[in-house]
The part of an RNA shown here (large-subunit ribosomal RNA, domain I) has 501 nucleotides and comes from a soil metagenome. The coordinates come from a structure-prediction model, not an experiment, and the mean pLDDT is 84. Rfam family: Bacterial large subunit ribosomal RNA. Rfam links the family to the GO terms structural constituent of ribosome and ribosome. The full RNA is in RNAcentral, with records from MGnify.
Context: one part of a larger RNA
RNA sequence: CGCAUACGGUGGAUGCCUAGGCAGUAGGAGGCGAUGAAGGACGUGGUAGCCUGCGAUAAGCUUCGGGGAGCCGGCAAACAGGCUUUGAUCCGGAGAUGUCCGAAUGGGGAAACCCGGCCACUUUCAGGUGGUCAUCGUUAACUGAAUACAUAGGUUAACGAAGCGAACCCGGGGAACUGAAACAUCUAAGUACCCGGAGGAAAAGAAAUCAACCGAGAUUCCCUUAGUAGCGGCGAGCGAACGGGGACCAGCCCUUAAGCUCAAUUUGUUCUAGUGGAAUGGUCUGGAAAGUCCAGCGAUAGAGGGUGAUAGCCCCGUACACGAAAGACCAAUUUGAGUGAAAUCGAGUAGGACGGGACACGUGAAAUCCUGACUGAACAUGGGGGGACCAUCCUCCAAGGCUAAAUACUCCCUACCGACCGAUAGUGAACUAGUACCGUGAGGGAAAGGCGAAAAGAACCCCGGUGAGGGGAGUGAAAUAGAACCUGAAACCGUAUGCGU
Numbered sequence: 001c002g003c004a005u006a007c008g009g010u011g012g013a014u015g016c017c018u019a020g021g022c023a024g025u026a027g028g029a030g031g032c033g034a035u036g037a038a039g040g041a042c043g044u045g046g047u048a049g050c051c052u053g054c055g056a057u058a059a060g061c062u063u064c065g066g067g068g069a070g071c072c073g074g075c076a077a078a079c080a081g082g083c084u085u086u087g088a089u090c091c092g093g094a095g096a097u098g099u100c101c102g103a104a105u106g107g108g109g110a111a112a113c114c115c116g117g118c119c120a121c122u123u124u125c126a127g128g129u130g131g132u133c134a135u136c137g138u139u140a141a142c143u144g145a146a147u148a149c150a151u152a153g154g155u156u157a158a159c160g161a162a163g164c165g166a167a168c169c170c171g172g173g174g175a176a177c178u179g180a181a182a183c184a185u186c187u188a189a190g191u192a193c194c195c196g197g198a199g200g201a202a203a204a205g206a207a208a209u210c211a212a213c214c215g216a217g218a219u220u221c222c223c224u225u226a227g228u229a230g231c232g233g234c235g236a237g238c239g240a241a242c243g244g245g246g247a248c249c250a251g252c253c254c255u256u257a258a259g260c261u262c263a264a265u266u267u268g269u270u271c272u273a274g275u276g277g278a279a280u281g282g283u284c285u286g287g288a289a290a291g292u293c294c295a296g297c298g299a300u301a302g303a304g305g306g307u308g309a310u311a312g313c314c315c316c317g318u319a320c321a322c323g324a325a326a327g328a329c330c331a332a333u334u335u336g337a338g339u340g341a342a343a344u345c346g347a348g349u350a351g352g353a354c355g356g357g358a359c360a361c362g363u364g365a366a367a368u369c370c371u372g373a374c375u376g377a378a379c380a381u382g383g384g385g386g387g388a389c390c391a392u393c394c395u396c397c398a399a400g401g402c403u404a405a406a407u408a409c410u411c412c413c414u415a416c417c418g419a420c421c422g423a424u425a426g427u428g429a430a431c432u433a434g435u436a437c438c439g440u441g442a443g444g445g446a447a448a449g450g451c452g453a454a455a456a457g458a459a460c461c462c463c464g465g466u467g468a469g470g471g472g473a474g475u476g477a478a479a480u481a482g483a484a485c486c487u488g489a490a491a492c493c494g495u496a497u498g499c500g501u
Base pairs, nucleotide, nucleotide: 001500002499003498004497005496006495007494008493009492015486016450017449020421021420022418024416025415026414027413028412029410030409031164032163039101040100041099042055043054044053046079049075050074051073061095062094063093064092065091066090070083071082072081106115107114108113116133117132118131119130120129121128122127135161136160137159138158139157140156141155142154143153168199169197170196171195172194173193179186183233209216210215220247221246222245223244224243230238231237251402252401253400254346259339260338261337262336263335264334266332267331268330270328271327272326274322275321276320280295281294282293284291296313297312304316305315306314351375352374354372355371356370357369358368361387382397383396384395385394386393437444438443457485460472461471462470463469
């Protein structure tokens, strides 16, 4: 040095677990904000830090309910000091307080800071306390130039707006990569993205619609028609409608009505705390019984979880039954108040030619819809449409407006669920996680779970540097479960023995 065996070290795979995720179902909610939001800064505890809560009344104050014996949030124990059956802690409703920043709004500003005006009060007077002072819009009043009437402008008051928010919705703008095996029309795609606006849904909506000589009867969504008819460098690709079947159904107004809004009252359902809630003992093994065996009981309750191993009957619960002082949603009743616009049946409109856009439809034979610029009717004895156009026929009435449901979505709340994951998985994040760290910045972005049933977390002794670490002792079922702690694979490194060289 090699091989073999045994025993170790290192290492943290695997197994088991779950505190966290992921995906859904049902119901709710679908907004918050100048009464100052979302989000923060700084404070706040007897005790240094972080998290949580709260705001100079600061892990809290008041009140109304629930509840009933302990409590002073978590990491996180100890000490000190308190509270509590005169009902604390805790849970729910309502209220008070709520520093500073932030739309931030008195002015400024390098956010959490600096500096003011006016009014009122004041025992502390170069002070203190409280209130108020942004902008824009609308309305009203007052005032008021050049300029006579006026108007512009100014002042004041009242009301409103602003900012934030995950997706869904409507509108205004609007790419490129890519595909076409290159590329320009085309595609990707009216997608991504930007901007504006709204609601719990939005949008659309009661035929100047379709159809085909039969008829249907607002809109929206789903299935089908159908990858059909078509469009298309007839390439790549794009891609209907009629009709049929379903979901849901609701009609009205401009002719003062359909109605709508607000407040109060009464009743009811539900929600925001909760309450009651059946039934088991022994034996054996074991550290421990829920396991074994024996004998019982309950079940409108054998969902689930916990308890020293696997518990219907030990605990929390579960089925079922019950419950609200206060607040809230919804429905209905009654009463009261308010609102009811624009317009006058739709004219610079329909239509036309030009340029674009939307329609599945790329200008095409291209109807239909929208309109940038130019034009420009008729008036129900009228007008539009039926895919160039014309006639006949059929059908409807534009240029005003409102409208629930069926549909879309889930930042959020409650309950439940999974042939979903189980710590290199599942969220980036099971733990101080959008943390540490990186970057000037926009931004990027981790690693890191497990002693034990219970800390019973090793008193005391010894070696040692008043160490680190270890040996005894003790606890424990187990300490090769000792905190670098369940299990403890492999690589890698040793010790002992045997054999070989």